[in-house]
This is a predicted structure of a 353-nucleotide part of an RNA (small-subunit ribosomal RNA, central domain) from Idiomarina sp. The coordinates come from a structure-prediction model, not an experiment, and the mean pLDDT is 83. Its Rfam family is "Bacterial small subunit ribosomal RNA". Gene Ontology terms of the family: ribosome and structural constituent of ribosome.
Context: one part of a larger RNA
RNA sequence: CUGGGCGUAAAGCGUACGUAGGCGGCGUGUUAAGCAAGAUGUGAAAGCCCCGGGCUCAACCUGGGAAUUGCAUUUUGAACUGGCAUGCUAGAGUCCUGAAGAGGGUGGUAGAAUUUCCAGGUGUAGCGGUGAAAUGCGUAGAAUAUUGGAAGGAAAUACCGGGUGGCGAAGGCGGCCACCUGGUCAGAGACUGACGCUGAGGUACGAAAGCGUGGGGAGCAAACAGGAUUAGAUACCCUGGUAGUCCACGCCGUAAACGAUGUCAACUAGUUGUUCGUGUCAUUAAGACGUGAGUAACGCAGCUAACGCACUAAGUUGACCGCCUGGGGAGUACGGCCGCAAGGUUAAAACUC
Numbered sequence: 001c002u003g004g005g006c007g008u009a010a011a012g013c014g015u016a017c018g019u020a021g022g023c024g025g026c027g028u029g030u031u032a033a034g035c036a037a038g039a040u041g042u043g044a045a046a047g048c049c050c051c052g053g054g055c056u057c058a059a060c061c062u063g064g065g066a067a068u069u070g071c072a073u074u075u076u077g078a079a080c081u082g083g084c085a086u087g088c089u090a091g092a093g094u095c096c097u098g099a100a101g102a103g104g105g106u107g108g109u110a111g112a113a114u115u116u117c118c119a120g121g122u123g124u125a126g127c128g129g130u131g132a133a134a135u136g137c138g139u140a141g142a143a144u145a146u147u148g149g150a151a152g153g154a155a156a157u158a159c160c161g162g163g164u165g166g167c168g169a170a171g172g173c174g175g176c177c178a179c180c181u182g183g184u185c186a187g188a189g190a191c192u193g194a195c196g197c198u199g200a201g202g203u204a205c206g207a208a209a210g211c212g213u214g215g216g217g218a219g220c221a222a223a224c225a226g227g228a229u230u231a232g233a234u235a236c237c238c239u240g241g242u243a244g245u246c247c248a249c250g251c252c253g254u255a256a257a258c259g260a261u262g263u264c265a266a267c268u269a270g271u272u273g274u275u276c277g278u279g280u281c282a283u284u285a286a287g288a289c290g291u292g293a294g295u296a297a298c299g300c301a302g303c304u305a306a307c308g309c310a311c312u313a314a315g316u317u318g319a320c321c322g323c324c325u326g327g328g329g330a331g332u333a334c335g336g337c338c339g340c341a342a343g344g345u346u347a348a349a350a351c352u353c
Base pairs, nucleotide, nucleotide: 004324005323006322007307008306012321014205015204016203017202021198022197023196025088026087027086028085029084030083031082033081034080035077036076037075038074039073040072041071042070049065050064051063052062053061054060091195092192093191094190095189096187097186098185099184103181104180105179106178107177108176109175110157115151116150117149118148120147121146122145126137127136166173167172210251211250212249213248214247215246219245220244224240225239226238227237262320263319264318265317266316267315270298271297272296273295274294275293276292277291278290279289280288281287302309303308326353327352328351335346336345337344338343
């Protein structure tokens, strides 16, 4: 290289956009690069293969042929691929009218609760916590409980017919209001006319934790301290408690970043639920029958090692990318690149089973 694979055995980049490249709808004309056929030249000899000849045979030697699947030049062909020209509308997109939505950003605003503080009254000696306790808090009286007021911060934004509901490329996104803004879907037409798909490098986004600077700090809470438990207890339980969690700006670039399932397109029985549109019929209302986009449960063919998947495929095919090749050593060393650091990324070998 050929070949086999990637839901769970090794293997889908975390996600998108997009450069080169690869691949690409229907028709007509043209070209003749690929492609096909013929011709000419060349493809040394020996060897291999076939038919003969010579050593008594054979090995060996020798004559002829075939082969040398290739290359160059030339003639011809025009179905397919490519080029060029021209046209089309089924792919793709634009316009219009509607629709749903925790999609994103900025600003504002609301109530409930926790905590702290203040004030007065009631009112005592307990409170808190646990399996049981203790540490802790509490009479120098305003502990806990109860009532009123104030401050501040983060979280839930409690309840919600909150939902195998919705939106987003993924990460992710839930009070309410306003502004700015992205995408999606449906309907009926009009328009552009292949403008498409994928995508090595590249670029952007990317939970949590962590880092830098400056704020903020109610609750929670790594580290830490104490009390228990225990043979021990650097834990599980309890009382405290700092980073952090929050905001602004800048880094980091990783996750069981999971559907452990790359993206796009086409085709292939059905049944049921649900979300958002829309059409026809019928309307007393519920509705009936279609159709489109999602999201689920089951199930046939088929596939699968099995489990299972099954129009949201892991079925049947095509296009393009990524990745895998026994376990350990090791996602490590060295080097490069990136980073303030933590580290990330790319990525071996000896040795060993």